[in-house]
Molecule: SAM riboswitch aptamer (S box leader)
RNA sequence: UAAAUAUCAAGAGCGCGACGAGGGACUGGCCCUAUGACUCGCCGGCAACCAGUGUAUUUAAAACAUAUUUGGUGCCAAAUCCAGCCUGAAACUUCAGGAAAGAUGUGCA
Numbered sequence: 001u002a003a004a005u006a007u008c009a010a011g012a013g014c015g016c017g018a019c020g021a022g023g024g025a026c027u028g029g030c031c032c033u034a035u036g037a038c039u040c041g042c043c044g045g046c047a048a049c050c051a052g053u054g055u056a057u058u059u060a061a062a063a064c065a066u067a068u069u070u071g072g073u074g075c076c077a078a079a080u081c082c083a084g085c086c087u088g089a090a091a092c093u094u095c096a097g098g099a100a101a102g103a104u105g106u107g108c109a
Base pairs, nucleotide, nucleotide: 001109004106005105006104007103008102013043015042016041017040018039022032023031024030026084027083028082029081044076045075046074049072050071051070052066053065054064055063080101085098086097087096088095089094
């Protein structure tokens, strides 16, 4: 990086330091931001995808539980911030469902 697969309305920082104007993937909307965003380092935390551990046995799978003596990611404004395409309802802009796109994990090439 390509295809596959699972999840995405819960949860968790107005912490300390550096930097200094952009950021929320894209487009539109809307929002965050010199009361310092984004990013980086440290510390703290959430979660339970994978591993670990337990139920637990001869072994294995599925399932459930666990979060400390644990490890690998991930995440810590707003539903993936909302919509974008299709369908239905309602009536000119809303509501509901599904997809697409995106993000993350896993195994595989």